The RNA shown here (transfer RNA) has 77 nucleotides and comes from an Alphaproteobacteria bacterium. Its Rfam family is "tRNA". By type it is a transfer RNA.
[in-house]
RNA sequence: GGGUCCGUAGCUCAGUGGGAUAGAGCGCCGGCCUGCUACGCCGGUGGUCGGGAGUUCAAGUCUCCCCGGACCCGCCA
Repeated sequence: GGGUCCGUAGCUCAGUGGGAUAGAGCGCCGGCCUGCUACGCCGGUGGUCGGGAGUUCAAGUCUCCCCGGACCCGCCA
């Protein structure tokens, strides 16, 4: 340098024939329970969907550019 894949809540991920307020588990907060914890139960909290632009009535979801990461190939030495 070329190519492929990935980048969604604090963490691990789901959501890829575009469609209504974007989800799960864990975590965190509060309550119940308990002598106190833990477990369990209930409720709540939390996201510019990496950034920008484009297409569209509508984009996490398609296209382009950029940024970051992983892998493969090539070049130089």